RNAcentral holds the full RNA, with entries from ENA and Greengenes. Predicted 3D model of a 476-nucleotide part of an RNA (small-subunit ribosomal RNA, 3' major domain) from an uncultured bacterium. It matches the Rfam family "Bacterial small subunit ribosomal RNA".

Context: one part of a larger RNA
RNA sequence: UGACGGGGACCCGCACAAGCGGUGGAGCAUGUGGUUUAAUUCGAAGCAACGCGAAGAACCUUACCAAAUCUUGACAUCGAUCUGACCGGACUGUAAUGAGUCCUUUCCCUUCGGGGACAGAGAAGACAGGUGGUGCAUGGUUGUCGUCAGCUCGUGUCGUGAGAUGUUGGGUUAAGUCCCGCAACGAGCGCAACCCUUAUUGUUAGUUGCCAUCAUUAAGUUGGGCACUCUAGCGAGACUGCCCGGGUUAACCGGGAGGAAGGUGGGGAUGACGUCAAAUCAUCAUGCCCCUUAUGCCUAGGGCUACACACGUGCUACAAUGGUCGGUACAAUAAGACGCAAGCCCGCGAGGGGGAGCAAAACUGGAAAACCGAUCUCAGUUCGGAUUGUAGGCUGAAACUCGCCUACAUGAAGCUGGAGUUGCUAGUAAUCGCGAAUCGGCAUGUCGCGGUGAAUACGUUCCCGGCCCUUGUACA
Repeated sequence: UGACGGGGACCCGCACAAGCGGUGGAGCAUGUGGUUUAAUUCGAAGCAACGCGAAGAACCUUACCAAAUCUUGACAUCGAUCUGACCGGACUGUAAUGAGUCCUUUCCCUUCGGGGACAGAGAAGACAGGUGGUGCAUGGUUGUCGUCAGCUCGUGUCGUGAGAUGUUGGGUUAAGUCCCGCAACGAGCGCAACCCUUAUUGUUAGUUGCCAUCAUUAAGUUGGGCACUCUAGCGAGACUGCCCGGGUUAACCGGGAGGAAGGUGGGGAUGACGUCAAAUCAUCAUGCCCCUUAUGCCUAGGGCUACACACGUGCUACAAUGGUCGGUACAAUAAGACGCAAGCCCGCGAGGGGGAGCAAAACUGGAAAACCGAUCUCAGUUCGGAUUGUAGGCUGAAACUCGCCUACAUGAAGCUGGAGUUGCUAGUAAUCGCGAAUCGGCAUGUCGCGGUGAAUACGUUCCCGGCCCUUGUACA
């Protein structure tokens, strides 16, 4: 100087407390461990691995297994020599690739000898190739402490020195934020602001959007209009600016006015010096090591989907604040041409036929919970839907291993969950549906969107984590 303390003092955080909802019990989905297997590819491991890499394993993907091939190779550059295009097509054979046969196909210059461009075949070889090893050789990227308020430097001063001071102290703040003081004076990286979005409004613009007034219609449908809504450019607006009180006449704090918004308005992006030899050689790049008729390449099949069990994350429930049936309202974000697909017809339905419209403020898609009415009357039930059978639909060469959906039948566990543990402070939790990426097909996952919409916070004694000061130490 640090680190540590079941030392002290101060402060903060959904850390506790106060509340609301979960999880831990059930069934299923999904990931992991274990076991099994020819293979169940590999990585991730307390927080910070475990719906993680994977924004989507039937083939492909795919790295794994057993089998069948290839050996200058699937891919790149050079290459003696040969051909003339390349592309494409047919056939033999095979599980398929490999292997083999045939057809077709000719760019430029020319002194007609040839040369060049491009492409193909091709001996020997240089080499290719490797998701092989090492993340403890590395770059890059990422997680975490933590959006915590810290981490440092120059000069000066103090100390023999390591170092100290500044950065401590008194206040204050979300903040090393600011004020005052002070052997310090300044400065840098962080904080804040500048950026995006949301909340109010002015103006410009008025179609594909909108409709107050006047006509018109089944309908903003049409004439008309751009006032309103909305869209998207440019502005305004919030700064403790104003008032009162407190405070050291300060920083700042409490209250108030005005205001759409008030003290960082809400949300996001933004992650200092560093820590964990943290993660990744399987995104990529890369040193070294290793393989080179194989640890490379290719093909069809299987596996990654196994199942006495254990754990994590979720979904659905156990019901009456509910289930079922009928009626009837109100969104937003987005996506769409190898696409989204209306009306209409067929089907109980999944879906099928057909195809208007739309490269979209133009066309496409019934929001659900809610509300109104009926029924069920507390039961393993008209709760719950697992499991299984049959019949179908869709995608796709192909749904056996191993997809999703529909109808009928079947109707398991489950009556609110032990010790424990977890999320959340407001348009939040809870609850309800909708969209997108990936994608031929496959969503209870992920990322977004809106609808309905709470309770509680006395407080900081305690648990956990953190900042700063101080003290002890046989630790570095």